[in-house]
């Protein structure tokens, strides 16, 4: 410096499930645990998905709705280890 990764080394993250905790829920956080990951680091900017407490509308149960979430759904932005040149 560029590209995105075949090998090596140093390491890193941690799906499902279970337990605890938090939350209205989706989900988050901690522990156990590894399905996988070269950005599975970070940012809800575009699309998408989930939830629907409050609110609104009908009325005892529904519908709508993000101001709540998901970065391990796809783009985009941004930072970065090793190897390579």
């Nucleotide at each position: 410096a560029a590209a995105a990764g075949u090998c090596a080394a140093a390491g890193g993250c941690a799906a499902a499930a279970c337990c605890g905790u938090u939350g209205a829920a989706a989900g988050g956080c901690g522990g156990u645990g590894a399905c996988g990951c070269a950005a599975a680091g970070c940012c809800a900017c575009g699309g998408g998905u989930c939830u629907a407490a409050a609110g609104u509308c009908g009325c005892u149960c529904g519908a709508c709705c993000a101001u709540g979430a998901c970065a391990g759904c796809c783009g985009g932005g941004u930072u970065g280890c090793c190897a390579u040149c």
c-di-GMP-I riboswitch aptamer from a Desulfobacteraceae bacterium, 85 nucleotides, folded computationally. The organism belongs to Desulfobacteraceae, within Bacteria.